[in-house]
Context: one part of a larger RNA
RNA sequence: CCCCCGUCAAGGAACUCGGCAAAUUGACCCCGUAACUUCGGGAGAAGGGGUGCCUCCUGGGGUGAAGGGACUCGCUCCCGGAGCCUUGGGGGGCCGCAGAGAAUUGGCCCUGGCGACUGUUUACUAAAAACACAGGUCUCCGCUAACUCGUAAGAGGAAGUAUGGGGACUGACACCUGCCCGGUGCCGGAAGGUUAAGGGGAGCCGUUAGCCCCUUCGGGGGCGAAGCGGUGAACCGAAGCCCCGGUAAACGGCGGCCGUAACUAUAACGGUCCUAAGGUAGCGAAAUUCCUUGUCGGGUAAUUUCCGACCUGCACGAAUGGUGUAACGACUGGGGCGCUGUCUCGACGGGGGACUCG
Numbered sequence: 001c002c003c004c005c006g007u008c009a010a011g012g013a014a015c016u017c018g019g020c021a022a023a024u025u026g027a028c029c030c031c032g033u034a035a036c037u038u039c040g041g042g043a044g045a046a047g048g049g050g051u052g053c054c055u056c057c058u059g060g061g062g063u064g065a066a067g068g069g070a071c072u073c074g075c076u077c078c079c080g081g082a083g084c085c086u087u088g089g090g091g092g093g094c095c096g097c098a099g100a101g102a103a104u105u106g107g108c109c110c111u112g113g114c115g116a117c118u119g120u121u122u123a124c125u126a127a128a129a130a131c132a133c134a135g136g137u138c139u140c141c142g143c144u145a146a147c148u149c150g151u152a153a154g155a156g157g158a159a160g161u162a163u164g165g166g167g168a169c170u171g172a173c174a175c176c177u178g179c180c181c182g183g184u185g186c187c188g189g190a191a192g193g194u195u196a197a198g199g200g201g202a203g204c205c206g207u208u209a210g211c212c213c214c215u216u217c218g219g220g221g222g223c224g225a226a227g228c229g230g231u232g233a234a235c236c237g238a239a240g241c242c243c244c245g246g247u248a249a250a251c252g253g254c255g256g257c258c259g260u261a262a263c264u265a266u267a268a269c270g271g272u273c274c275u276a277a278g279g280u281a282g283c284g285a286a287a288u289u290c291c292u293u294g295u296c297g298g299g300u301a302a303u304u305u306c307c308g309a310c311c312u313g314c315a316c317g318a319a320u321g322g323u324g325u326a327a328c329g330a331c332u333g334g335g336g337c338g339c340u341g342u343c344u345c346g347a348c349g350g351g352g353g354a355c356u357c358g
Base pairs, nucleotide, nucleotide: 001353002352003351004350005349006348007347008346010344011343014342019339027051028050029049030048031047036041038172052094053093054092055091056090057089058088059087060086061085062084063083067079068078069077070076071074095099107337108336109335110334111333112332113331114329115328119131120130135170136169137168138167139166140165141164147156148155149154173324174323175322176321178254179253180252183251184250185247186246187245188244189243192242193241194240198236199235203231204230205229206228207227210223211222212221213220214219255273256272257271258270259269282316283313294310295309296308297307298306
């Protein structure tokens, strides 16, 4: 010097990102307990008091001796209550600093955020406001179900049958969940447009039996049926797409500029442009606010945090749910009481290392 542990004057969070760590609290009995609440809870709320030993009195529970009585006479029954065990209440007394005398054994309160809750998770840095969850909604599926695995046979779904099963979103509960179907998706429609293979074969081309012309008789040029072969137009051809509708708890989206009231300011009101429609309720400097330590109020001697308001929402907003909410949380923010070596500021002690020898 390091690690683990113990103790400390005065102060008591001044430490620090933060009371991290430590300390406080702690068992049992009694008294007594607020807001709020889904009436269960919150509650061990909070906050108090008691606890040892001796002795006396008194009550309860258990067991049940001696003795007495009765007969049907027995390992019988009834009365009886000693002693012992145990548990309360009351009085008096005794000792220590201390009586749950050691050990085990909640610190508490107020107020926000998030998630309803118990649960689940990154085996080895994350336990959470993430996942799940009951509940809500949409959608698919009529049973050889939809869907999933498999090339298939087959299997799961399910020895189930729509109060069932699959998929998706939301996430208790309470109050609610506005407007837009133009785009994308999905569903429905089938008149028209487009449209594949295929059908269809007009036409054109190759080949040449034959025919025509020329010829130096060697041949050259031209036309060209059938057949075979090649190419191939019109026309007929589904779904899909175009098209016509529906659908947002489907993917998603939910404006701008200018003017206006008898102080000023503001704008219920008006004008205009654009849109599929221009954000309703509720909430709002928020887990969202850039400017920003916004402004005002509260709390502090003093606070970029916190709580309550305001609304100018850079860039909240309604099941990618909105706003609340009792209870719950090894979650997270702020404040307070208690308590402390966290600190002012360090000291001492115990044990183990380090160091020396071996």

A computed fold for a 358-nucleotide part of an RNA from a Candidatus Latescibacterota bacterium, annotated as large-subunit ribosomal RNA, domain IV. The prediction has a mean pLDDT of 90. It matches the Rfam family "Bacterial large subunit ribosomal RNA".